[in-house]
A computed fold for a 72-nucleotide RNA from Methanimicrococcus sp., annotated as transfer RNA.
The coordinates come from a structure-prediction model, not an experiment, and the mean pLDDT is 84.
The source organism's lineage runs through Archaea, Methanobacteriota, Methanomicrobia, Methanosarcinaceae and Methanimicrococcus.
Rfam family: tRNA. Its family is annotated with triplet codon-amino acid adaptor activity in the Gene Ontology. The family's RNA type in Rfam is transfer RNA. From the family's description: Transfer RNA (tRNA) molecules are approximately 80 nucleotides in length.

C1' cells in the first nucleotide's frame, strides 16, 4: 500500500433514519444490633474526530484517527 471489521456512562454490552437501553460499579434511603444479601431511587454518554445527506443520524454517504484481522 490494498481489503475487511470494530469504535456508544468507569467496565461490558442493546439499539434495521423519530425520547440513547440493559447489567455490573458508583451515591443516597429503606430493611437489619451491625455487615452482605434484598428492595426503592438518583448521579454518570460531546455515541472516537471532523463533514455531508435529511425534518430529522448512534444509525446512511466522505474523509481523517485508533485497536484488530487478513493480502501482497
Nucleotide at each position: 500500500g490494498c481489503c475487511g471489521u470494530u469504535g456508544u456512562g468507569g467496565c461490558u454490552u442493546a439499539g434495521c433514519g423519530g425520547u440513547a437501553u440493559a447489567g455490573c460499579g458508583g451515591c443516597u434511603g429503606a430493611u437489619u444490633c451491625g455487615u452482605a444479601a434484598u428492595c426503592a431511587g438518583c448521579a454518570g454518554g460531546u455515541c472516537g474526530g471532523g463533514g455531508g445527506u435529511u425534518c430529522a443520524a448512534g444509525u446512511c454517504c466522505c474523509u481523517c484517527c485508533a485497536g484488530c484481522g487478513g493480502c501482497u